A computed fold for a 147-nucleotide RNA, annotated as glmS glucosamine-6-phosphate activated ribozyme aptamer.

RNA sequence: ACAAAAAUUAUAGCGCCAGAACUUAUUUAAGUUGACGAGGACAGAGUUAUCGAAUUUUCGGCGGAUGCUCUGCGGUGUGCUUCAUCGAUAAAGUUUUUACAAAAAUAGCAUCGAAAUGCUAUUACAAAAUAAAACUUGCAAGCAUUC
Numbered sequence: 001a002c003a004a005a006a007a008u009u010a011u012a013g014c015g016c017c018a019g020a021a022c023u024u025a026u027u028u029a030a031g032u033u034g035a036c037g038a039g040g041a042c043a044g045a046g047u048u049a050u051c052g053a054a055u056u057u058u059c060g061g062c063g064g065a066u067g068c069u070c071u072g073c074g075g076u077g078u079g080c081u082u083c084a085u086c087g088a089u090a091a092a093g094u095u096u097u098u099a100c101a102a103a104a105a106u107a108g109c110a111u112c113g114a115a116a117u118g119c120u121a122u123u124a125c126a127a128a129a130u131a132a133a134a135c136u137u138g139c140a141a142g143c144a145u146u147c
Stems, first nucleotide, its partner, number of pairs: 014063004019059001020033005036052003042072006073087005079143004091137007105122007
């Protein structure tokens, strides 16, 4: 230097706390709270990142992030280029139908001096994706090869 093999990686409404609110056993201190689930990952960079639930802070701030944009790679559109559209479930859209949650609430238990935290039982309620049906649009241009 080349080749091969093996191993390793995503909890993401997630983490944190200089403001703020709250507690009071050392009050120029020590603590507590600070997103409820659904959905989401080809790689890199950039960036103010989807959906509903609940409403005293889910306020405010920092970081991260599966979104979006661009580039690259890849799929489809007959091989290549461009273009379009997607991401290994690899065309898009419209309408209708359909499914799914947790916090919350009530009761109780445990921990703490307190603010508060954790757990159990009972009982509800979404939307966007998704899925099904129907419909619409698109499935191209150039070049090359074969018949």